[in-house]
RNA sequence: UGGUUAUCACGAAAGCAGGAGGGAAUAGACCCGACGAUUGCUUAGCAACCCUAAUUUUUAUUAGAAGGUGCUACAUUCUAUCCGAAUUAACGGAACAGAUAACUC
Numbered sequence: 001u002g003g004u005u006a007u008c009a010c011g012a013a014a015g016c017a018g019g020a021g022g023g024a025a026u027a028g029a030c031c032c033g034a035c036g037a038u039u040g041c042u043u044a045g046c047a048a049c050c051c052u053a054a055u056u057u058u059u060a061u062u063a064g065a066a067g068g069u070g071c072u073a074c075a076u077u078c079u080a081u082c083c084g085a086a087u088u089a090a091c092g093g094a095a096c097a098g099a100u101a102a103c104u105c
Base pairs, nucleotide, nucleotide: 002104003103004102005101006100007099008098013043014042015041016040017039021032022031023030026080027079028078029077044072045071046070048069049068050067051064052063053062054061055060076097081094082093083092084091
């Protein structure tokens, strides 16, 4: 880098640095941002996976947060493909794509 599987409407802040755009890609929207965003570092927190403990519903449930990743605006911010409603794309379901983790080529 690629593949497989699972989850993604809950949850979670400050300080320092820095200085203009940002929210994955393309397009359309809608938001955030000099009252300093995105991003990086530090501490803290959350609890998605590995993990720890218990219960056993046998592979599920509950709890935990020492460790490994991760995450901490708006549902993965929403839509775009199909089906059903509706008869406007944003309502519901599934798919595609994305993110994260574990395993693996």
This is a predicted structure of a 105-nucleotide RNA (SAM riboswitch aptamer (S box leader)) from Flavobacterium sp. BFFFF2.
NCBI's taxonomy places the organism under Bacteria, Pseudomonadati, Flavobacteriia, Flavobacteriales, Flavobacterium.
The sequence is in RNAcentral, with records from Rfam.